[in-house]
RNA sequence: GGGCCUAUCGGUUAAUUGGUAAACCACUGGUUUCCAAAACCAGGACUGCAGGUUCGAGUCCUGCUGGGCCCG
Numbered sequence: 001g002g003g004c005c006u007a008u009c010g011g012u013u014a015a016u017u018g019g020u021a022a023a024c025c026a027c028u029g030g031u032u033u034c035c036a037a038a039a040c041c042a043g044g045a046c047u048g049c050a051g052g053u054u055c056g057a058g059u060c061c062u063g064c065u066g067g068g069c070c071c072g
Base pairs, nucleotide, nucleotide: 001071002070003069004068005067006066007065010025011024012023013022019055027043028042029041030040031039048064049063050062051061052060
């Protein structure tokens, strides 16, 4: 220098081939307890960045950035 894959709450992963972004763990509050743990109930938090296509984008297209792999 060229090519391929990848990026979603704090963590690990979903999202039906474009149509309400969700689950578990963790976290916060409550119930319970003498106090905790456990259990139960409730809650907050996410699509790497910038554009494009579309009525509608996590999903499709382009560029960039980070990570991984291959070739020279």